[in-house]
Context: one part of a larger RNA
RNA sequence: CUGGGCGUAAAGGGUGCGUAGGCUGACUUUUAAGUCAGGCGUGAAAUCCAAUGGCUCAACCAUUGAACUGCGCUUGAAACUGGGAGUCUAGAGUUCAGAAGGGGCAGAUGGAAUUAGUGGUGUAGGGGUAAAAUCCGUAGAUAUCACUAGGAAUAUCAAAGGCGAAGGCGGUCUGCUGGGAUGAUACUGACGCUGAGGCACGAAAGCGUGGGGAGCAAACAGGAUUAGAUACCCUGGUAGUCCACGCCCUAAACGAUGAAUGCUAGUCGUCGGGGUACUCGUUACUUCGGUGAUGCACUUAACAGAUUAAGCAUUCCGCCUGGGGAGUACGGUCGCAAGAUUAAAACUC
Numbered sequence: 001c002u003g004g005g006c007g008u009a010a011a012g013g014g015u016g017c018g019u020a021g022g023c024u025g026a027c028u029u030u031u032a033a034g035u036c037a038g039g040c041g042u043g044a045a046a047u048c049c050a051a052u053g054g055c056u057c058a059a060c061c062a063u064u065g066a067a068c069u070g071c072g073c074u075u076g077a078a079a080c081u082g083g084g085a086g087u088c089u090a091g092a093g094u095u096c097a098g099a100a101g102g103g104g105c106a107g108a109u110g111g112a113a114u115u116a117g118u119g120g121u122g123u124a125g126g127g128g129u130a131a132a133a134u135c136c137g138u139a140g141a142u143a144u145c146a147c148u149a150g151g152a153a154u155a156u157c158a159a160a161g162g163c164g165a166a167g168g169c170g171g172u173c174u175g176c177u178g179g180g181a182u183g184a185u186a187c188u189g190a191c192g193c194u195g196a197g198g199c200a201c202g203a204a205a206g207c208g209u210g211g212g213g214a215g216c217a218a219a220c221a222g223g224a225u226u227a228g229a230u231a232c233c234c235u236g237g238u239a240g241u242c243c244a245c246g247c248c249c250u251a252a253a254c255g256a257u258g259a260a261u262g263c264u265a266g267u268c269g270u271c272g273g274g275g276u277a278c279u280c281g282u283u284a285c286u287u288c289g290g291u292g293a294u295g296c297a298c299u300u301a302a303c304a305g306a307u308u309a310a311g312c313a314u315u316c317c318g319c320c321u322g323g324g325g326a327g328u329a330c331g332g333u334c335g336c337a338a339g340a341u342u343a344a345a346a347c348u349c
Stems, first nucleotide, its partner, number of pairs: 004320003007303002012317001014201004021194003025088007033081002035077008049065006091191001092188003095184003103177007110154001115149007125136002162169002206247006215241002220236004258316006266294012278281001298305002322349003331342004
């Protein structure tokens, strides 16, 4: 390379947009590049193959044939792929209508709770644990009432529920704004799918500058436990967690399952939209889209998956090829750094 694979054995890129490229709906007509058929030329000899023959056989040699699966020219065919022209509406998109939503950004604002401060009541304990102690408290704590301050998070609703490409998104209100589903007819007329590079987004932690700092809490200190205890438990506590701007770009970034399209039994929930029927309801049936459970065919090593496929097929991309060495070294690129990314070999089993 051929081949085989990628839910859990090695293997789906964290996610999207999109360039090149690859692939691409129906019909009519044309062309003849690919494709197919015929003819001609060429395809040196040797080699290979077949049949004969010559060395006593064989290796070897010779003769004849076949073959040299290729290339060029030419004459045709026109189904398929490609090119040209025209048409269409089933893919895709636009328009309109009424609904759904923690989708995003910005601003304003509410209540509960924790903590701190001030004042009142009140007196000896409180706190913490398996038990304690460190710790707080007669300079009046804990408890309780009132007021004040500040930060962070938004109980119940809440759900197998909703939205988003993923990361993710949850008090309330306002403004701006993205996307999807349904229904309707009108319009465009293949405008599509995928996507190497590229660009954008990307939890937490971390970094830079400036703010903020209630609670929590790496590091750190103390008290316990213990043979020890650089831990688990307790009392404190700084970065950080929060905001603005700029970086970092990684995760069990998971459905451990790439995207798109078509086809292939059902049943039971639930969310959004539409339709039909009547007994007009907290109804029944039906349909489109999402999200779950269960379960045939089929798949699977099994577990399991099963119209939201891991089934049956097609297109495109990414990735895998025994374990360790190693996601490491070196080099390149990126980064302020931490490091990220790309990515071996010797050696060894």
Record summary
A computed fold for a 349-nucleotide part of an RNA from an uncultured Campylobacterota bacterium, annotated as small-subunit ribosomal RNA, central domain.